């Protein structure tokens, strides 16, 4: 420089175009003399801009970033 792949809660992780879910952490309560451990509950995300579509986290364009591979 030239191809590919990828960005979803704080962290890992799913999601045929049709309610974004799970699972640790956090926090509430319950359990316990007290801490853990178990058990219910809450709280939290789609990388920015645009475009198709009644409807986008999924498709399409670009912008940024990160990996990988080839000169």
């Nucleotide at each position: 420089u030239c191809g590919a792949a990828g960005a979803u809660c704080g962290u890992c992780u799913a999601a045929c175009g049709g309610u974004a879910g799970g699972a640790c952490a956090a926090c509430u309560g319950g359990u316990u003399c007290u801490g853990g451990u178990c058990c219910a509950g809450u709280c939290a995300a789609u990388u920015g801009g645009g475009g198709u579509u009644c409807g986008a986290g999924u498709c399409c364009c670009u912008a940024u970033c990160u990996u990988c591979g080839a000169a």